[in-house]
Source information
The RNA shown here (SAM riboswitch aptamer (S box leader)) has 103 nucleotides and comes from Thermobaculum terrenum ATCC BAA-798. RNAcentral records the identical sequence in 2 taxa. The model forms 97% of the base pairs in the Rfam consensus. Its Rfam family is "SAM riboswitch aptamer (S box leader)". About the family: The SAM riboswitch is found upstream of a number of genes which code for proteins involved in methionine or cysteine biosynthesis in Gram-positive bacteria.

RNA sequence: GCCUUAUCAAGAGAGGUGGAGGGAGACGGCCCUGUGAAGCCCGGCAACCAGCGCCCAGGAGCGCCAGGUGCCAAUUCCGGCGAGGUCACUCGCAAGAUAAGGG
Numbered sequence: 001g002c003c004u005u006a007u008c009a010a011g012a013g014a015g016g017u018g019g020a021g022g023g024a025g026a027c028g029g030c031c032c033u034g035u036g037a038a039g040c041c042c043g044g045c046a047a048c049c050a051g052c053g054c055c056c057a058g059g060a061g062c063g064c065c066a067g068g069u070g071c072c073a074a075u076u077c078c079g080g081c082g083a084g085g086u087c088a089c090u091c092g093c094a095a096g097a098u099a100a101g102g103g
Base pairs, nucleotide, nucleotide: 002102003101004100005099006098007097008096013042015041016040017039021032022031023030027079028078029077043072044071045070048068049067051064052063053062054061076095080093081092082091083090084089
């Protein structure tokens, strides 16, 4: 980096370090930020996979744990395409992120 499947309205520090940036990428918005950004450390959240137990014909399911990831402003911050609409919004797709699996 490609393919498949699942999820994305919840949750997570007024700590240390660090110093100017950050919110995936381009563009446009709108925001966060020296009352200190990113990064790193600690801390925390969740529970996709693993492990353990229960259940089951099988599959599915439930619980425990927290080893492998992930995550910790705003809906995946908002924008794209299509359908519907009581015009508020709803549904699907695309794009993206994460996990697990695959050539």